[in-house]
A computed fold for a 72-nucleotide RNA from a Pseudomonadota bacterium, annotated as transfer RNA. Rfam family: tRNA. Gene Ontology term of the family: triplet codon-amino acid adaptor activity. Rfam describes the family as follows. Transfer RNA (tRNA) molecules are approximately 80 nucleotides in length. It is annotated as a transfer RNA. Lineage of the source: Bacteria > Pseudomonadati > Pseudomonadota. The sequence is in RNAcentral, with records from ENA. Its mean pLDDT, the model's own confidence on a scale to 100, is 82.
């Protein structure tokens, strides 16, 4: 340089173009326990940037940015 695939809570993973963007771990509280730990209930947290289709985008399309793979 060319071309492929990837980027969602602190991690890891979900979601036919219409979901309150879920789910486990972690965290925070709270009951329970003399304490601590498991265990129970609740909380708080996320679409990688910018345009374009769309009545509607995380989802399709273009560029950009990060990563990882092949090719030369």
């Nucleotide at each position: 340089g060319c071309c492929c695939c990837u980027g969602u809570c602190g991690u890891c993973u979900a979601a036919c173009g219409g979901u309150u963007a879920g789910g486990a771990c972690a965290u925070c509280a709270g009951c329970c326990u003399u304490u601590c730990a498991a265990g129970c209930u609740g909380g708080a947290a996320a679409c990688g940037g910018g345009a374009g289709u769309u009545c509607a985008a995380c989802u399709c399309u273009c560029c950009c940015c990060a990563g990882g793979g092949g090719c030369g």